[in-house]
RNA sequence: CGCCGGUUAACUCAACUGGAAGAGUGCCUGUCCUACAAACAGGAGGUUGAAGGUUCGACUCCUUCACCGGCGA
Repeated sequence: CGCCGGUUAACUCAACUGGAAGAGUGCCUGUCCUACAAACAGGAGGUUGAAGGUUCGACUCCUUCACCGGCGA
């Protein structure tokens, strides 16, 4: 320098063809228990890496940039 993949909740990851974001773990509350744990029920938690563009509508498509990993030179 070129090519490919990745970046989404505190962590690990989904979201398929563009219709507007969810799961597990963790955290908080409650039930149960002498108590803790487990189990069960509920809850909080998001600028989807950044900016711009296309579109009625973008995690998704296009452009640029940043960061991480890989390959080539």
The RNA shown here (transfer RNA) has 73 nucleotides and comes from a Pyrinomonadaceae bacterium. The coordinates come from a structure-prediction model, not an experiment, and the mean pLDDT is 83. Lineage of the source: Bacteria > Pseudomonadati > Acidobacteriota > Blastocatellia > Pyrinomonadaceae. It matches the Rfam family "tRNA". The family's RNA type in Rfam is transfer RNA.